[in-house]
This is a predicted structure of a 157-nucleotide RNA (Lysine riboswitch aptamer) from uncultured Phascolarctobacterium sp. The coordinates come from a structure-prediction model, not an experiment, and the mean pLDDT is 79. NCBI's taxonomy places the organism under Bacteria, Bacillota, Negativicutes, Acidaminococcaceae, Phascolarctobacterium. The RNAcentral record of the sequence draws on MGnify. It matches the Rfam family "Lysine riboswitch aptamer". Rfam 15.1 lists 3,224 matches to the family in 1,923 species.
RNA sequence: AGAUAGAGGAGCGCAAAGCAAGAGUAACCUGUGGAGCGGGGGCUUAGAAGCAGGCAAAAGGGUUAGCGCCGAAGUUUAUCAGCAGCCAUGCUGAUAUGCUGGGCUGUCAGUGAAUAAUUGACGGACUGUCGCUGCAGCAGGCAGCGGAGUGCUAUCU
Numbered sequence: 001a002g003a004u005a006g007a008g009g010a011g012c013g014c015a016a017a018g019c020a021a022g023a024g025u026a027a028c029c030u031g032u033g034g035a036g037c038g039g040g041g042g043c044u045u046a047g048a049a050g051c052a053g054g055c056a057a058a059a060g061g062g063u064u065a066g067c068g069c070c071g072a073a074g075u076u077u078a079u080c081a082g083c084a085g086c087c088a089u090g091c092u093g094a095u096a097u098g099c100u101g102g103g104c105u106g107u108c109a110g111u112g113a114a115u116a117a118u119u120g121a122c123g124g125a126c127u128g129u130c131g132c133u134g135c136a137g138c139a140g141g142c143a144g145c146g147g148a149g150u151g152c153u154a155u156c157u
Stems, first nucleotide, its partner, number of pairs: 001157006009070001011069004018063002028054005036043002039087002073100003077096008101127002104124008129147007
C1' cells in the first nucleotide's frame, strides 16, 4: 500500500401496509350575503368575500412493524436531467466539490399547519477509537491533553 472480516450504540438509511396529525380543514351541497377573491395569468352580479347548516377528503411532513446496513449516512455549493404546474415556483435524481467519528442536550436561525420532525451555527456534558504525558504495575487499568472515519481493530498479501 492492497484485499477480506469486524467494532462503536439512545448508531445510520429505507419503509406504498398500520397509526397519529393534517382536519371537522379544503372541496362539494343548501341558506344567507351583495362585491370582491387570488402570488400573477385569471375567477366572479349566470353571484366574490364573510356567516350558518349539511357532507366530508387528499398530498407534502412524521412515527412504526419490517427490511438493508457500519461513510452507515447527512449536508454546502455548482452543473445537468426528470416530474408537477398556465406561469412564478416547488420536488426528485445524477455528477463534481467542501464539511461532519457518533448520538444526547441548551440557545438562536431556517423548513414546516405544528407545541411533530428535521437542518445549520455556536456552546455543554457523554461515548467509541488512536496518539502523547503522568499514575499504577500485567488488570492492558485510571487521569489529563490532543487528533479525525482518508480514522480504528484483526487476518492475509